Transfer RNA from a Candidatus Peregrinibacteria bacterium, 72 nucleotides, folded computationally. Rfam family: tRNA. By type it is a transfer RNA.
[in-house]
RNA sequence: UGGGGCGUGGCCAAGUGGUAAGGCACCAGGUUUUGGUCCUGGCAUUCGGGGGUUCGAAUCCCUCCGCCCCAG
Numbered sequence: 001u002g003g004g005g006c007g008u009g010g011c012c013a014a015g016u017g018g019u020a021a022g023g024c025a026c027c028a029g030g031u032u033u034u035g036g037u038c039c040u041g042g043c044a045u046u047c048g049g050g051g052g053u054u055c056g057a058a059u060c061c062c063u064c065c066g067c068c069c070c071a072g
Base pairs, nucleotide, nucleotide: 001071002070003069004068005067006066007065010024011023012022018055026042027041028040029039030038048064049063050062051061052060
């Protein structure tokens, strides 16, 4: 430099145009003599950044940034 893949909460991870599942962790409460287990509730308003398309974008398009693979 060219080609391909990936980027979603503290971590893992689903979603593939109709407003973000689940698990772990964390916080509050219940249970318990205490801890753990178990139960209930809470926890993403920049889905890597910006722009565009659309009534509507995590999702489609462009561009930039970062990481990985391949080729030189």
The coordinates come from a structure-prediction model, not an experiment, and the mean pLDDT is 81.